[in-house]
RNA sequence: UGGAGAUUAGCUUAAUUGGCAGAGCAUUCGCUUUACACGCGAAGGACAUGAGUUCAAAUCUCGUAUCUCUAA
Numbered sequence: 001u002g003g004a005g006a007u008u009a010g011c012u013u014a015a016u017u018g019g020c021a022g023a024g025c026a027u028u029c030g031c032u033u034u035a036c037a038c039g040c041g042a043a044g045g046a047c048a049u050g051a052g053u054u055c056a057a058a059u060c061u062c063g064u065a066u067c068u069c070u071a072a
Stems, first nucleotide, its partner, number of pairs: 001071007010025004019055001027043005048064005
């Protein structure tokens, strides 16, 4: 320098050809307990970033950033 892939919640991840952003663990609150833990119930929290296409974008197109692999 070229090519390929990845980026979604604090962590691990799903989203089935563009149509309501989900789950587990974690956090907070409540119930339970003498108390803690376990268990049960509830709540908050995310589409790396900038633009474009579209009635509608995590999904399609282009750029940027970070990471991984690969060729020289």
Predicted 3D model of a 72-nucleotide RNA (transfer RNA) from Kluyveromyces dobzhanskii CBS 2104.
RNAcentral holds the sequence, with entries from ENA.
Its mean pLDDT, the model's own confidence on a scale to 100, is 81.
NCBI's taxonomy places the organism under Eukaryota, Opisthokonta, Fungi, Ascomycota, Kluyveromyces dobzhanskii.